[in-house]
C1' cells in the first nucleotide's frame, strides 16, 4: 500500500433497515357533485378542505330515523388501522463503515 475474517470464532466501536413500543399528525372528520338501494335498505364514483406531512379517509356492533315505501335523506355512541415523521428497545435478522491485530 493492499487484503480477509471476527466481535461467544484475535479484540472494539459507530451507523442503516427490518421487528417491537410510544409520541406528534387527523378528528380514520368534512364540503359540494353525480349515481345507486330502500324498513330484508341507508352504499358508489368524482372532485376539494383538513396535516409544517406523503398515504388514507374505511369495515363492524348497538340505538335511532325515513310510513307520502321514494326520482328522498340519513344520525348518535363504542371498537377496530394504515401512512409519513421523531424518539426509544435487545435474548433477534439482514446490511454497511471504521480502528487495533493478523495476512501479503
Nucleotide at each position: 500500500u493492499g487484503c480477509u475474517u471476527u466481535u461467544u470464532u484475535a479484540a472494539a466501536a459507530a451507523u442503516g433497515a427490518g421487528a417491537c413500543u410510544c409520541a406528534u399528525a387527523u378528528a380514520a372528520u368534512c364540503a359540494u357533485g353525480g349515481g345507486a338501494a330502500u324498513a330484508u335498505g341507508g352504499c358508489c364514483c368524482a372532485u376539494a378542505a383538513g396535516u409544517u406531512u406523503c398515504u388514507a379517509c374505511c369495515g363492524g356492533a348497538u340505538a335511532a330515523c325515513c310510513a307520502u315505501u321514494g326520482c328522498a335523506a340519513u344520525u348518535a355512541u363504542c371498537c377496530g388501522a394504515c401512512u409519513a415523521u421523531g424518539a426509544g428497545u435487545g435474548a433477534u435478522u439482514c446490511g454497511c463503515u471504521u480502528u487495533u491485530c493478523g495476512c501479503a
Annotation:
This is a predicted structure of a 104-nucleotide RNA (Purine riboswitch aptamer). The sequence was found by an Rfam model in a public genome assembly. Model confidence (mean pLDDT): 75 of 100. Its Rfam family is "Purine riboswitch aptamer". The family has 133 seed sequences and 4,097 matches in Rfam 15.1. Rfam's curators write: Riboswitches are metabolite binding domains within certain messenger RNAs that serve as precision sensors for their corresponding targets. Allosteric rearrangement of mRNA structure is mediated by ligand binding, and this results in modulation of gene expression. A class of riboswitches that selectively recognises guanine and becomes saturated at concentrations as low as 5 nM. In Bacillus subtilis, this mRNA motif is located on at least five separate transcriptional units that together encode 17 genes that are mostly involved in purine transport and purine nucleotide biosynthesis.